[in-house]
Molecule: RNase P RNA; transfer RNA
Organism: Thermoleophilia bacterium
RNA sequence: CAUGCAGCUCGGGUAGCCGCAGAGGCCCGCUUUGCGCGCCUUUGAGGAAAGUCCGGACACCGCAGAGCAGGGUGCUGGAUAACGUCCAGCGGGGGAAACCCUAGGGAAAGCGCCACAGAAAUGACACAGCACGCCGUCCGCCGGCACGCCGGCGGACGGUUGCAAAGGUGAAAUGGUGCGGUAAGAGCGCACCGGCGCUGUGGUGACACAGCGGCCAGGCAAGCCCCACCCGGUGCAAGGCCGAAUAGGGAGGCGUUCGAGGGCUGCUCGCCCGAAGCCUCCGGGUUGGUCGCAUGAGCCUGUCGGCAACGGCAGGCCUAAGAUAGAUGGCUACCCCAGACAGAAUCCGGCUUACAGAGCUGCUGUCGC
RNA sequence: GCGCCCGUAGCUUAGCUGGUAGAGCAGGGGACUCUUAAUCCCAAGGUCGAAGGUUCGAAUCCUUCCGGGCGCA
Numbered sequence: 001c002a003u004g005c006a007g008c009u010c011g012g013g014u015a016g017c018c019g020c021a022g023a024g025g026c027c028c029g030c031u032u033u034g035c036g037c038g039c040c041u042u043u044g045a046g047g048a049a050a051g052u053c054c055g056g057a058c059a060c061c062g063c064a065g066a067g068c069a070g071g072g073u074g075c076u077g078g079a080u081a082a083c084g085u086c087c088a089g090c091g092g093g094g095g096a097a098a099c100c101c102u103a104g105g106g107a108a109a110g111c112g113c114c115a116c117a118g119a120a121a122u123g124a125c126a127c128a129g130c131a132c133g134c135c136g137u138c139c140g141c142c143g144g145c146a147c148g149c150c151g152g153c154g155g156a157c158g159g160u161u162g163c164a165a166a167g168g169u170g171a172a173a174u175g176g177u178g179c180g181g182u183a184a185g186a187g188c189g190c191a192c193c194g195g196c197g198c199u200g201u202g203g204u205g206a207c208a209c210a211g212c213g214g215c216c217a218g219g220c221a222a223g224c225c226c227c228a229c230c231c232g233g234u235g236c237a238a239g240g241c242c243g244a245a246u247a248g249g250g251a252g253g254c255g256u257u258c259g260a261g262g263g264c265u266g267c268u269c270g271c272c273c274g275a276a277g278c279c280u281c282c283g284g285g286u287u288g289g290u291c292g293c294a295u296g297a298g299c300c301u302g303u304c305g306g307c308a309a310c311g312g313c314a315g316g317c318c319u320a321a322g323a324u325a326g327a328u329g330g331c332u333a334c335c336c337c338a339g340a341c342a343g344a345a346u347c348c349g350g351c352u353u354a355c356a357g358a359g360c361u362g363c364u365g366u367c368g369c
Numbered sequence: 370g371c372g373c374c375c376g377u378a379g380c381u382u383a384g385c386u387g388g389u390a391g392a393g394c395a396g397g398g399g400a401c402u403c404u405u406a407a408u409c410c411c412a413a414g415g416u417c418g419a420a421g422g423u424u425c426g427a428a429u430c431c432u433u434c435c436g437g438g439c440g441c442a
Stems, first nucleotide, its partner, number of pairs: 001365002004363007012335007020044007028036003046341001050352002053350005058235004065269004070231005075089005090104001091102004105226002110224002112220003127167001129163003133160013175193006194216002196213007239291004249282006261273003298317008370441007379394004388425001397411004418434005
């Protein structure tokens, strides 16, 4: 130097003033388990808080048993609370390299689809053709004789048989190239390459390597499906407690022992309640407080195990945002002039998407010294 | 906050078991009519919300975004 490759960190700072929200403390007032005002101390958004795309924690429902249906994942091994995430590898593809991408099980279990074109799109087929091996008819030439027949050679036509090379179509045509072989051809035979199967060796395994066998089988499973594994449902508007309110009424349906209905979740089995009321809709009332709610699969440092993801141990830290109309903003001064995407709402692990700029580390290639 | 659904011509929509997108209304031109309406005929108008992937081929199948709507105390 390459608008090279990979990984990581930060994402305005400091000082002053004013303002907002939470917690603690103090004074005063009031209708006194509390509320209001004022003062002091302290804390106060992110790497994505976002999209809600996955996975869990937690809570309730029948603690969830069996079957069916449904959904998800999909090379191998590991990590993890779990995952569609991560790590390490295998196979395939790209690059000169560093390195990057990859939903990558099964198409000889079955069904389905493969438009147009083309003979034929899957039990391959035989359109146009090729061969003239076999049969028949005819023609020409030659030979024979018992004189209208026989034999041989060559050619044409038809049939039968064989063929899938060459033709063109298509995204895709039953392995590819070459030599031999044949009437013409063909893995029919052989050499090399590709695939498949078997055996052996190595590896935990995906798989790799070697040998053997002409075994040669179209594609699509992000079409149905098969195989293996996983998943009960609903989401903090879950749910607990306190308080407030309560109401009758209208319409429709079902049922009273042949049992409606409910617990109960897509269905069924199964279990329980239910001896008379129950369900749906309309209409009416109340729509406040508090807990859940932040100490957590937490962070930092050291060490040990592991290639790594990660895990074990020891020490240290508190990390005090926690609202319920919902809080972070503004001004001034300086520093390289003004800083992008964007604002928590139960919490956590990921993925994806958006992002001005600044900095660090390692590696590859080229040129010069 | 949590869950669910939908985007195709100006509007309303069909097509969603993949084969190259139709219909009605509106708008334009023509015919009929003295003129208008009605009626009839004709053509135009779509990169199927965006991007990427699977496939020979995607409105359709898969993934991620964008926009809109609905339900739940």